[in-house]
RNA sequence: GGAGAGGGGCGGACGGCCGCCCCGACCUCACAUCGGGGAGGAAAGUCGGGACUCCGCAGGGCAGGGUGCUGGGUAACGCCCAGUCGCGGCGACGCGAAGGACAGUGCCACAGAAAACACACCGCCCCGCCGCCGAAAGGCCGCGGGGCAAGGGUGCAAUGGUGCGGUAAGAGCGCACCGGCAGUCCGGUGACGGGCUGGCCUGGCAAACCCCACCCGGAGCAAGGCCAAAUAGGAGAGCGGUCCCCGCCGUAAGGCGGGGCGAAGGAUGGCCCGUCCGGCGCUCUCGGGUAGGCCGCUCGAGCCCGGCGGCAACGCCGGGCCCAGAGGAAUGGUCGUCGGGCCCGCGGCGCAAGUCGCGGGCCGUCACAGAAUCCCGCUUACAGCCCCUCUCCAGCC
RNA sequence: CGGGACGUGGCUCAGCCUGGUAGAGCACUCGCUUGGGGUGCGAGGGGUCGGCAGUUCAAAUCUGCCCGUCCCGACCA
Numbered sequence: 001g002g003a004g005a006g007g008g009g010c011g012g013a014c015g016g017c018c019g020c021c022c023c024g025a026c027c028u029c030a031c032a033u034c035g036g037g038g039a040g041g042a043a044a045g046u047c048g049g050g051a052c053u054c055c056g057c058a059g060g061g062c063a064g065g066g067u068g069c070u071g072g073g074u075a076a077c078g079c080c081c082a083g084u085c086g087c088g089g090c091g092a093c094g095c096g097a098a099g100g101a102c103a104g105u106g107c108c109a110c111a112g113a114a115a116a117c118a119c120a121c122c123g124c125c126c127c128g129c130c131g132c133c134g135a136a137a138g139g140c141c142g143c144g145g146g147g148c149a150a151g152g153g154u155g156c157a158a159u160g161g162u163g164c165g166g167u168a169a170g171a172g173c174g175c176a177c178c179g180g181c182a183g184u185c186c187g188g189u190g191a192c193g194g195g196c197u198g199g200c201c202u203g204g205c206a207a208a209c210c211c212c213a214c215c216c217g218g219a220g221c222a223a224g225g226c227c228a229a230a231u232a233g234g235a236g237a238g239c240g241g242u243c244c245c246c247g248c249c250g251u252a253a254g255g256c257g258g259g260g261c262g263a264a265g266g267a268u269g270g271c272c273c274g275u276c277c278g279g280c281g282c283u284c285u286c287g288g289g290u291a292g293g294c295c296g297c298u299c300g301a302g303c304c305c306g307g308c309g310g311c312a313a314c315g316c317c318g319g320g321c322c323c324a325g326a327g328g329a330a331u332g333g334u335c336g337u338c339g340g341g342c343c344c345g346c347g348g349c350g351c352a353a354g355u356c357g358c359g360g361g362c363c364g365u366c367a368c369a370g371a372a373u374c375c376c377g378c379u380u381a382c383a384g385c386c387c388c389u390c391u392c393c394a395g396c397c
Numbered sequence: 398c399g400g401g402a403c404g405u406g407g408c409u410c411a412g413c414c415u416g417g418u419a420g421a422g423c424a425c426u427c428g429c430u431u432g433g434g435g436u437g438c439g440a441g442g443g444g445u446c447g448g449c450a451g452u453u454c455a456a457a458u459c460u461g462c463c464c465g466u467c468c469c470g471a472c473c474a
Base pairs, nucleotide, nucleotide: 001393002392003391004390005389006388007387008386009385010384012338013337014336015335016334017333018332020038021037022036023035024034025033040368044379045378047377048376049375050374051373052220053219054218055217059273060272061271062270064216065215066214067213068212069083070082071081072080073079084098085096086095087094088093099211100210104209105208106205107204108203121152122151123148124147125146126145127144128143129142131140132139133138160178161177162176163175164174165173179201180200181198182197183196184195185194186193187192224295225294226293227292234286235285236284237283238282239281240280243260244259245258246257247256248255249254261279265277266276267275268274288473289472290471302321303320304319305318306317307316308315309314340363341362342361343360344359345358346357347356348355349354398470399469400468401467402466403465404464407423408422409421410420417454425441426440427439428438429437447463448462449461450460451459
């Protein structure tokens, strides 16, 4: 100097004028005045997890859903950190839904003999018979019986791979090396790694059903609570039931109070049990009314600085700070200076890509994008710029 | 703001659960039938299965992430 890898940060600055929302002070209240605050790293997608709130405590079993190497972190997670293994890259480094395929079931189209305990199309070899050639040794065609899976062929995938020996031909049949599996020893918390021994050699798919381990009640701030206003406090359909005892009132029908039992039906996300509601209740449809205010509502797993523990994620301690809370929805408009981007022209350098300078024009707050209960993550979008660490290549010293 | 469903020729849909050949109706084109048109009959063309990745030998189908469209949800009684 070139080409990269990983991580972090910024993503306009300042000022004038006019406005908008919230809070505080003054004030009886409002206006006004003064002071303070007012979008993001993703506020987005709503994907994962929680806080919070309500639901006839959510208990057991079945079903269902989710997660899936190991160890940690965390309120929790499908997130993060550290490690293991596999794959990719010369490397820095990146990627991985990465448990189990001897628990079982299923699938593997076409092709192929055969797609997983069963097989042989071509082929190789041995034996027998017939025929032909040959002087013979022997060779060849055909048929029958048997052995083999080395080679060919099919396919995404073919019964460990390469080599030597061995054999009638072959074959882990034997041996060497490599790969896997099993046993055992050592190291490690563990995933796993290393050594030794044994020819033990077993196809793939679980983002197919499934098995194993762990986790999961439902709904969501339009949750939910309070106040106010209004109406026909309604109609229709369906379902089922309209008990018992005691006391009081009553002539009685019945009413009130207490106790018992508890049907149909309903709630418990689906089913069963259990629990609870239920002796007028439940479900559906149609119709009617109001679409106002307050709370929830922002101080929080909060932010900044320092120290300590930890490789790290993170945790603990001390100090400091208050940082949008609107709610049909504020965070804006305009002007100026500087910076930035794009386009055009001219000139310099360069073979070129390009780069630098000058002049002009445009954008004009400018890349993606705008809070809606809050928080932690993930994912997706993002012009341009800055910083740190590391790798490879080339040159020079 | 919250919740849910869907995306396959020009249109309306099936196939997806259980992965191997994309199919039906209408529409379009051509031919026959007719004097001509319609009807009828026969043949044919036309689909990156919304997009990008992943799993798999193989993806419309399984999984993830994006994009688009549609639907539902206020309170009182």
This is a predicted complex of two RNAs, RNase P RNA and transfer RNA, with 474 nucleotides together. The prediction has a mean pLDDT of 79. Rfam match: Bacterial RNase P class A. It is annotated as a ribozyme.